[in-house]
A computed fold for a 353-nucleotide RNA from Salinisphaera sp. Q1T1-3, annotated as Bacterial RNase P class A.

Parts: sequence; C1' cells; structure tokens
RNA sequence: GGAGCCGGCCAUGCAGUCGCGGCAUCGCCCUGCGGUGUCGAGGAAAGUCCGGGCUCCACAGGGCAGGACGCCAGGUAACUCCUGGGAGGCGCGAGCCUACGGAAAGUGCAACAGAGAGUAGACCGCCUACGGUCCGCAUGCGGACCCGGCAAGGCUGAAAGGGUGCGGUAAGAGCGCACCGCGCGUUCGGUAACGAGUCGUGGCACGGUAAACCCCGUCCGGAGCAAGACCAAAUAGGAGGACGACGUGCGGCCCGCAUAGUCCUCGGGUAGGUCGCAUGAGGCGUUCGGCGACGAGCGCCCCAGAUGAAUGACUGCGCGCGACAGAACCCGGCUUAUCGGCCGGCUCCUUUU
Repeated sequence: GGAGCCGGCCAUGCAGUCGCGGCAUCGCCCUGCGGUGUCGAGGAAAGUCCGGGCUCCACAGGGCAGGACGCCAGGUAACUCCUGGGAGGCGCGAGCCUACGGAAAGUGCAACAGAGAGUAGACCGCCUACGGUCCGCAUGCGGACCCGGCAAGGCUGAAAGGGUGCGGUAAGAGCGCACCGCGCGUUCGGUAACGAGUCGUGGCACGGUAAACCCCGUCCGGAGCAAGACCAAAUAGGAGGACGACGUGCGGCCCGCAUAGUCCUCGGGUAGGUCGCAUGAGGCGUUCGGCGACGAGCGCCCCAGAUGAAUGACUGCGCGCGACAGAACCCGGCUUAUCGGCCGGCUCCUUUU
C1' cells in the first nucleotide's frame, strides 16, 4: 500500500415563523378557549414467523389425534432464540455453515448404464479335479462340447458387498494368516457431547437415503386489546317453531365435570363514551462474578399514547446530499429491505527498512 474477516455506534444538522398531540399548571366570557413549561416514531416501527407477559373461557382435569423441536453443557420469564464446547464440511487464513437422535423394528426409493444396486450378480472371462460324449495319437496324453465350480481379473456406474500381501485351491474366495480398516469391551482425559489410542476380542451386521413414511425422546388447552371491564342512551324483557340431559359450556374426537336451557325462522333498537393505555422481564452509568451469553449490588433518569388516526408547511445557512422507511397492548428474539459515515480488533499478499 492492497485485499478480506468479526464486533459496535450514527442514520441530515442548526436557526426562525406558523400549525399539531400528550402531561402538568395558571387564567377566563368555563362541559370550551387561551397562556406557560415539558415531552413527542425505528434499526428495522416491516413480516405476523417463534416465545412469553396480560385478558377471557370450567378447575384448564385426563387421554387420543395433531403440531413443533432434536449433538453436549449453560443463559433466559420463555423459546425452535443466544453463549460456549463437540462432530462433520468450506476457506491459505482471520473465520463461516449445519433440519446434528435412530438404518441392528419395519416399509419405501435410487433415472440411465450395467450380468448385477443389498445377504444381488455371470456379459468378457478363469478352472475342467469328479461325471458323461466325441475326435486325434497311442494305452496314456492332447483337444472340443455338456454337466459343474468361481466372482480373484476386466466392463458399466455417483456408488459393486473392506484394502495390501502371503498361503491354500482344479481355479478361486477372510477360505486361513499378517498388517491396516471396522464392530464390541476395557484403559486414560473431559460434567458431557466426545477425544486419545493402551490392552483384549470378533472374520466382520450385509452399503446409501429418514427437510421419505416410520421409530425414540422432550414440549404444547384455546382464543386474542377488534382480548376484556364499566357507563349512558334507545327499542319490542317481541312473535313463532323444534328439542329438552338429546344438547350447551369458543380448534377436532373420547372420558370426566358443570349446567337449564339450547338451536332455527321472522321482526325491532343501538353502533356513543370512559377504562384497558404505558413504571416496564424499563433505560443509562459504575463495581464485582463469569471464557461468554448473562447475573448481582449501588447510583441516576421517566423517554409517544393517537383513535378517519398527532411531529406538517415555509424560509435561511451548512453538510456525509438524506436509502429502507411511521408506533396503535407490551416485551425477548428471528427473518427481510437498506443511501452512506465513523470506531475497534484480527487475517492474508506485496514492497521498503
């Protein structure tokens, strides 16, 4: 000097004029108006994907179905999230990725090629010892064919039923042996996943695939602020029918429990207001503990609550020239979109000293 990897922060600034919403307070001609002060959209507010807080339904009770997750140990209110570790893979490296339990319960699947794709297979081949037939020479050889044996060599394929060597055999084959590999047990390290590889043992479970069905383990009641509570007003506390332990009790089914009402048709009234609504698993700083996620102590702060939906318009100056983009019950995550700027740490390459 160049190229990368990981983490954190910001996200147009200042001033003026007019105009918005909340809260507090003061005044008035007081169910409204005015003054003053103060506060007022995001890192994703987005997707509605996961987990909860909260509210209601029965006491949310039991089971089935259904769904979700899936290495180990921790964090957390909780999680499928986060942190650290292990295994596998990618990268020269810093680092990154992971639908990561089980193929020895069973079923299924793998185009084409190839003889044959899981206890399969004979196309090119090897043998012809045993048995049969034929031919030639000759009394024992040679050749051919049949029956038979083999899967060691070759081919095909992404993948061919462990690998190399020696022995053995008619020819071969873990058929036997040695070494390697693999399975099981043991030894050592580690909380564990797992690692090391000491010792022993087995000719060796007979491939791959479970984001295929399935099996195993753990977890899950439902609905959701348009939840729910209260007030006011209005009408017709209306009419008819069916069934009543059938039924009804907010995802499906069964059991249990509770219950006198439940369902259908016609017809009528209201759709207004208040609460829920922001003090929170809150934010910031610091000390201690921890590899870390995070936890504990102390101190400081209050930081949006609209409801046809609040921050808009204009002017001036500056600048990194403004991307993606606006709260609607709240919080912890994940995912997606994104113009740019700043800071810290680490890796690789090149050059010079």
It matches the Rfam family "Bacterial RNase P class A". By type it is a ribozyme. Of the family's consensus pairs, 97% are formed in the model. Its mean pLDDT, the model's own confidence on a scale to 100, is 76.